[in-house]
RNA sequence: GCCGAGAUAGCUCAGUUGGUAGAGCAAGUGCUUCGUAAGCAUUGGGUCUGGAGUUCGAUUCUCCAUCUUGGCU
Numbered sequence: 001g002c003c004g005a006g007a008u009a010g011c012u013c014a015g016u017u018g019g020u021a022g023a024g025c026a027a028g029u030g031c032u033u034c035g036u037a038a039g040c041a042u043u044g045g046g047u048c049u050g051g052a053g054u055u056c057g058a059u060u061c062u063c064c065a066u067c068u069u070g071g072c073u
Base pairs, nucleotide, nucleotide: 001072002071003070004069005068006067007066010025011024012023013022019056027043028042029041030040031039049065050064051063052062053061
C1' cells in the first nucleotide's frame, strides 16, 4: 500500500429484513447460616466510537473520520 472483520453496561457478547436496547458474569441490597461460601429474590448501571446523510423514525441503511484486529504484498 491492497482486501476483510469489528467498536453496544465494569467484563464477555446478543440484538435480521429500520419501530421504546437485552442476556450471562461482576457490583449493591435483602433472605437463608453461629459465621463464610453456595443458593434464592431484587436493584442500579447505556448519549449503541465520533460526525454527516436518507427516513415520520437509525444500534440497524449510505458516506467520512478515529481506534482494534485478520490476511496479502
The RNA shown here (transfer RNA) has 73 nucleotides and comes from Candidatus Methylomirabilis sp. It matches the Rfam family "tRNA". By type it is a transfer RNA.